[in-house]
Formats: sequence, structure tokens, C1' cells
RNA sequence: UGGGGGGUGGUGUAACUGGUAACACGUCUGCCUUUGGAGCAGAAGACUCUAGGAUCGUUCCCUAGCCCCCCAG
Repeated sequence: UGGGGGGUGGUGUAACUGGUAACACGUCUGCCUUUGGAGCAGAAGACUCUAGGAUCGUUCCCUAGCCCCCCAG
């Protein structure tokens, strides 16, 4: 420099045909218990990397940029 993949709660990942973002772990609260880091119930937490564009409407489509990984030179 060229090509490809990725960026979403604290962490790891979904949301594949565009329609008010889900699951697991973790955190917090309560229950249970002799105690608890085990078990049960519930809650909080992401305006989805940034800026534009198309659209009634975008995590999703288009363009540019930033960052990470892989391949080639």
C1' cells in the first nucleotide's frame, strides 16, 4: 500500500429477509440457609466506533474516516 473480516451493557456473543436490541457470565436487591462465593426470584446496565446519505423508519443498506485482526506485496 492492496484485499478480506470485525467494532453492540463490565466481559463474551446474538439480533442473517430494515420496524421500540436478546442471551450467558458478572454487578445489585430480596428469599432460602448455621453461613455462603451454592440454589431460587427480581432489578439496573448498551441512543449499537464516528460523520454524512438513501428511507416513513436502520445495529442492519450506501459513502468517507478511526481502531483491531488476518492474508498478500
This is a predicted structure of a 73-nucleotide RNA (transfer RNA) from a Minisyncoccota bacterium.
It matches the Rfam family "tRNA". By type it is a transfer RNA. Its family is annotated with triplet codon-amino acid adaptor activity in the Gene Ontology.
RNAcentral holds the sequence, with entries from ENA.
Model confidence (mean pLDDT): 81 of 100.
Taxonomically the source falls in Minisyncoccota (Bacteria, Bacillati).